[in-house]
């Protein structure tokens, strides 16, 4: 310096739930909260999943990175 284990201490993120607001909706922001997370950071780029439109089917335009690979950047002692 790089990989791998362990998971104590610090430090961070913040599910369901609720309150208050923006969207036609999926969902988003903020305040509360803590199930969890070592990429629960960032990029919708493949897939999955969920809205909206047009009768379906198919096709747009959309929403999720806390569903999955992919790229990409990165933290702390200890062995």
């Nucleotide at each position: 310096u790089a990989u791998u284990g362990a998971u104590u201490g610090a430090g961070c993120c913040a599910a369901a739930c609720u309150u208050g607001u923006u969207g036609u909706g999926a969902a988003g922001c903020a305040g509360g909260g803590a199930c969890g997370g070592a990429a629960a950071g960032c990029u919708a780029u493949g897939g999955g999943u969920c809205u909206u439109a047009u009768g379906a089917a198919a096709u747009a335009a959309g929403a999720u990175c806390g569903c999955c690979a992919a790229g990409u950047u990165g933290c702390u002692a200890c062995a």
c-di-GMP-I riboswitch aptamer from Sulfurovum sp., 79 nucleotides, folded computationally. The model forms 95% of the base pairs in the Rfam consensus. The prediction has a mean pLDDT of 77.